[in-house]
Formats: sequence, C1' cells, structure tokens
RNA sequence: AGAGUGGGUCGGGCGAUCGCUGGCAUCCCUUGGGAGCCAGAGGAAAGUCCGGGCAGGACAGGGCACGGUGGUGGCUAACGGCCACCGGGGGCGACUCCAGGGACAGUGCCACAGAAAACAUACCGCCGAUGGCUUUUUAAGCACAGGUAAGGUUGAAAAGGUGCGGUAAGAGCGCACCGCGAUCCUGGCGACAGGAUCGGCAGGGUAAACCCCACCGCCUGCAAGACCAAGCAUGCUGGCCGGGCCUUCGGGCCCUUGACUCGGCCCGGGUCACAACAGCGGGUAGGUCGCAUUCCACAUUGGGAGAGCCGCCUGGCAACAGUCGGUCCAGAUAAAUGAUCGCCGCCCUUUGGGGCACAGAACCCGGCUUACAGACCCACUCUUUUC
Repeated sequence: AGAGUGGGUCGGGCGAUCGCUGGCAUCCCUUGGGAGCCAGAGGAAAGUCCGGGCAGGACAGGGCACGGUGGUGGCUAACGGCCACCGGGGGCGACUCCAGGGACAGUGCCACAGAAAACAUACCGCCGAUGGCUUUUUAAGCACAGGUAAGGUUGAAAAGGUGCGGUAAGAGCGCACCGCGAUCCUGGCGACAGGAUCGGCAGGGUAAACCCCACCGCCUGCAAGACCAAGCAUGCUGGCCGGGCCUUCGGGCCCUUGACUCGGCCCGGGUCACAACAGCGGGUAGGUCGCAUUCCACAUUGGGAGAGCCGCCUGGCAACAGUCGGUCCAGAUAAAUGAUCGCCGCCCUUUGGGGCACAGAACCCGGCUUACAGACCCACUCUUUUC
C1' cells in the first nucleotide's frame, strides 16, 4: 500500500422566532386559563419472536395429556439470551457456522434411477481350481452345475479405506497403517483428549417423522385490573291505590290488588297489567388511578428500597459480580415531541435549486431478529514493497 476479519461510538450542528405536551410550596385572574422556569423519541422506539416484573382467574399433593428446550461448565431475576471451553463443517488466516441427547425400546418412511434401499442382493462382468460335457489320454475348449463381490452401472446413500501378500478368480482370507468396538491407564469439575492391550469388525440413512430419555412450563394479558359514575332502560323495597275497624277528628291499627282463565263453587294453580313519588342495587357513556422511580419521616431536606442510569476501583480469561461516588431521565390517550428563517457540514444537481439513512414512545424492563445514507475509532489476519 492492497485485500479482509471481529468489535465499538455517532447518526447533521449552532442561533433566532412562533407553536404543541407534561411538571412546578413561583406570580396573576380564578378552578380552568395566562405569565415565568424546567423537561420533552430510538439504536433500533419496529417485528411482537422468547424471558421476567406487574394484574386478574384457577389451584391440597401427585400423575396423564399438551407445549418448549437439548454438547459441557458458568453468568443471570429469568430466558430459546450471553461468556468460556469441547466436538464437527468452512476459510491460507484473523475468524465463522451447527436444532450438537437417543437409530440394538418399538413403529414408519427412503421418490426417480438401479440387480439390490435392508433378516441384503447378483444385471454386466471375473473365474470355472472342483464336478459335468466335447475333442486328440497329461492338455485345450464350452460356460452347464457352481464360485465371487475386486471392477463396471444407479443413486443423496450400497455390508470400512489404502497398500502388500494370497487365490482359479476373489474376499479381513492373512498382514501393516488409518478407521471402528471393548477393557484398562493418564489428564481434565466436565463435554472430551491422549495412550496401551485385545477383537478382523459391529451392519445404511432419517428423530425441526411418530417415539424414548432428561430438564422446564398453570391460563389470560394494561382493551390486565381497581375506583367514581350521568342520560335512557331495568330490578328490589317503601309507600301509593283498595277494603275493614277504632278515634280525642290530628290520626292510628289490621288485611292486601285488578282482569282473564282452569273449575259446578271455595281453596288453589296459570297468564297479563300495575301511573306518578322516594330510597337502594347492578351495569353503559364518561372520568380517575394503574402510569413514569418508589416508600417513610416530615416541612427541608433527610433516610430506606430499586434486575433503573453514569463513572472510578477491586475480583474474574470472559459473560458478570461487589464496594464507593454521582444521579432519578418523555409520559400523551387519538395521542405532544413540530414549523419557518439565517450560518455552517455532507450528498445530488438540468446551477434555478432540492435533500439529510432506517425510522416514531403507548404499563415497564432483559434479550433476539429485522431495517439503516454516511462518518469515525480500536484490535487482529493475509499478500506485496521499502528501510
């Protein structure tokens, strides 16, 4: 210098004017405004994919069912997240990817092609030592019995691989190395690694197929939920209405209605109706809280709590934890966080100007994933050149 790998920070700046939302021991009018001051989107606020707080419901305990996770050890409030390591795949390398338990518990599936897709088989081949047949007895021929799985063919996948020996041809048939399995030893918390001895050697793949094993998991979600509560409608009660009795004329006490129907009648049953008034109840619109750090003491500020945020230090390879110091950081409800102008910085330009990536809080946190113009920083790798 070129090409890369991993991680981090920022993501237009300053000023003026006019607005919008919220807050305030402040001021003015007054219960809702005005003035002043202060605060006012993100790294992803997004997708709503995991986990937790919180809320309501359910719940003795245990099991079944269902769902999720799946190398090992840690971190964490928790996780399917993060860190470190192990094993495997990729890359010269920095580094990166893996849903990475079990296929002798059982079941299923493996298209097409191919001889054969699983208790293995034999299409083309090779051989034909042995037996058979023919010729010219030793030998040759045939390829009938039969042997074989080394070679060819199919496929994603075909009963270890390479080499030497061996054989009629072959074959773990024998041997060496690699692979595999069993036992033991050593190292490691462990996943696992290394080594020794023995065994010629297990019988394909597939579990984000059913399934088995281990672990985890109740259900619903702030439109949760709590409280206040119109108008209209409705429920209950009182009373009203009706009848009877008493009365000192003020009222008091007692009983409850009406219509229709079943029925010969009574009791009884059924259906329908019941204005206005008062009280009570549930629920709707609407509102308040939840909710924007929280609790206590108080009356000026102090103390406790918080998986809140920032920083130093300490421990740890790291994720992270702890002490100390500082700090409390948008809070709306159809939903504020904006507009204009000036200067500057980038980008585009038809030189007039235009534009500023992705995107926009909605109960709150921890993650993951996805989107993102451009700028900057750190560490590392490979190649080339120069000193």
Background: This is a predicted structure of a 387-nucleotide RNA (Bacterial RNase P class A) from an Anaerobacaceae bacterium. The prediction has a mean pLDDT of 75. The RNAcentral record of the sequence draws on ENA. The source organism's lineage runs through Bacteria, Pseudomonadati, Planctomycetota, Phycisphaerae and Anaerobacaceae. The gene name in the source record is rnpB. Its Rfam family is "Bacterial RNase P class A". Rfam links the family to the GO terms ribonuclease P activity, tRNA processing and dimeric ribonuclease P complex.